[in-house]
């Protein structure tokens, strides 16, 4: 230096819930708030889940939403056993 770990240290983010505002909704974005996070950063590839319209009769199919639901890809802060 690199990988694995997750002590400490300096930070980070931000659930519920309240307020505005976009959406037919899921769901977002802004301020408040702080459950709780070592990737709670991205990506939406594959399960899943959730909205809506179709057509089915219990299932498909098309669009969409969810990274804080699983697994995967990038990428990165610190540096004790």
């Nucleotide at each position: 230096c690199u990988c694995a770990c997750g002590a400490a240290c300096a930070g980070g983010c931000a659930a519920a819930c309240c307020c505005g505002g976009a959406g037919u909704a899921a769901u977002c974005c802004g301020g408040g708030g702080a459950c709780g996070c070592a990737a709670a950063g991205u990506c939406a590839c594959a399960g899943g889940g959730c909205c809506a319209c179709g057509g089915a009769u219990u299932c498909c199919g098309u669009g969409g939403c969810c990274g804080g639901c699983u697994g995967g890809g990038c990428c990165g802060c610190c540096g004790a056993a």

This is a predicted structure of an 81-nucleotide RNA (c-di-GMP-I riboswitch aptamer) from a Bacillota bacterium.
The sequence was found by an Rfam model in a public genome assembly.
The coordinates come from a structure-prediction model, not an experiment, and the mean pLDDT is 89.